[in-house]
């Protein structure tokens, strides 16, 4: 340089055109002489930009990060 893949809560992965789910974790709470566990609640998140469409995490395209490969 060319070519394929991947990007979603603080971390691991679901979701594939109509509300974004789960689990660990973080924070409160119940319990308990104190902790641990457990059991409740809460807490964030579609990589940027345009397009398409009544609607886009999803589909198209530009760019950006990373990862494989070709030379």
């Nucleotide at each position: 340089a060319c070519g394929g893949g991947u990007g979603u809560c603080g971390u691991a992965u679901a979701g594939u055109g109509g509300u974004a789910a789960u689990a660990c974790g973080u924070c409160g709470g119940u319990c308990u002489c104190c902790a641990a566990a457990a059991c409740c609640g809460a807490u964030a998140a579609c990589g940027a930009g345009g397009g398409u469409u009544c609607g886009a995490u999803u589909c198209c395209u530009u760019c950006c990060a990373c990862c494989c490969g070709u030379g």
Molecule: transfer RNA
Organism: Candidatus Moraniibacteriota bacterium